[in-house]
Context: one part of a larger RNA
RNA sequence: GGGUGUUGAAGGAACUCGGCAAAUUGCCCUCGUAACUUCGGGAUAAGAGGGCCUGUUUUAUGCGCAAGCACUAAACAGGGGCACAGAAAUGGGGGUAGCGACUGUUUACCAAAAACACAGGCCUCUGCGAAGUCUCUCAAGACGACGUAUAGGGGCUGACGCCUGCCCGGUGCUGGAAGGUUAAGGAGAGGGGUGCAAGCUCUGAACCGAAGCCCCAGUAAACGGCGGCCGUAACUAUAACGGUCCUAAGGUAGCGAAACUCCUUGUCGGGUAAGUUCCGACCUGCAUGAAUGGCGUAACGAUCUCCCCACUGUCUCCAACACCUCCUCA
Numbered sequence: 001g002g003g004u005g006u007u008g009a010a011g012g013a014a015c016u017c018g019g020c021a022a023a024u025u026g027c028c029c030u031c032g033u034a035a036c037u038u039c040g041g042g043a044u045a046a047g048a049g050g051g052c053c054u055g056u057u058u059u060a061u062g063c064g065c066a067a068g069c070a071c072u073a074a075a076c077a078g079g080g081g082c083a084c085a086g087a088a089a090u091g092g093g094g095g096u097a098g099c100g101a102c103u104g105u106u107u108a109c110c111a112a113a114a115a116c117a118c119a120g121g122c123c124u125c126u127g128c129g130a131a132g133u134c135u136c137u138c139a140a141g142a143c144g145a146c147g148u149a150u151a152g153g154g155g156c157u158g159a160c161g162c163c164u165g166c167c168c169g170g171u172g173c174u175g176g177a178a179g180g181u182u183a184a185g186g187a188g189a190g191g192g193g194u195g196c197a198a199g200c201u202c203u204g205a206a207c208c209g210a211a212g213c214c215c216c217a218g219u220a221a222a223c224g225g226c227g228g229c230c231g232u233a234a235c236u237a238u239a240a241c242g243g244u245c246c247u248a249a250g251g252u253a254g255c256g257a258a259a260c261u262c263c264u265u266g267u268c269g270g271g272u273a274a275g276u277u278c279c280g281a282c283c284u285g286c287a288u289g290a291a292u293g294g295c296g297u298a299a300c301g302a303u304c305u306c307c308c309c310a311c312u313g314u315c316u317c318c319a320a321c322a323c324c325u326c327c328u329c330a
Base pairs, nucleotide, nucleotide: 001325002324003323004322005321006320007319008318010316011315014314019311027051028050029049030048031047036041038159052079053078054077055076056075057074058073061070062069063068080084092309093308094307095306098303099301100300104116105115120157121156122155123154124153125152126151132143133142136141160296161295162294163293165226166225167224170223171222172219173218174217175216176215179214180213181212185208186207190203191202192201193200194199227245228244229243230242231241254288255285266282267281268280269279270278
């Protein structure tokens, strides 16, 4: 000097990205317990008091014929210690937002989460030798399933509550007895080579030919998309209103400087003596928005943000002690 512990005057987060770490709390009994709530919870909420020993008087229960024994509860009186759940084990608490409903799962060895899953919702395929598994197999066969559409496969969303708007022009999917295009094939007018010829051989226009594509419809909890400019009200400002261009249709409800806001530490309010964070509003949404789900939500979370109480060597500012270790001939 380092490590692991113990203790600390006064202060008490001034430390720091951040109370990280440590400290506080902790068990049992009695009293008491808010908002909110899906009425189950929240809740050990919070908060307050008690707990050892002796004596007296009562006392519930069990056993016993009984005397009594064991154990329980209460009142009163007193006693000792620094300390009475005397060691060990053993919740700090509260408020406010975000995200995810929840219990679960995950990057074996830097990430445990807001990621995955989930119950629930919706769409779609599948009539049974089902669809699917074609990366199980050459096949036969097997699974699906000794199941049968209240079943099975695939996809999206993700409890619950209130809801889920407009667009089918593009892409996809589904349907469509017409028409267009069209392969192999059929068909063979005609033409070429060769041969005296019969013939052999090469080529070949119409016409007939599937699916697909074109075409016509449907379909968005399919992939996806959801405007611009100009003017207008008796202060100003703004524009319910009007005009015009474009579009398949021009973003509805809700939310909104947000896990999304560039400008931006936006502006106002709250909290602080002082607040780029936080909470509540506003809306000028660079570039919100409805199962790529939108907005809420009790409970839950080794999640994340901010604040408060308690507590403390995190700090002001370091010190001492115990053990281990580096250093040193020791």

Predicted 3D model of a 330-nucleotide part of an RNA (large-subunit ribosomal RNA, domain IV) from Puia sp.
The RNAcentral record of the full RNA draws on ENA.
Model confidence (mean pLDDT): 87 of 100.
Taxonomically the source falls in Puia (Bacteria, Chitinophagia, Chitinophagales, Chitinophagaceae).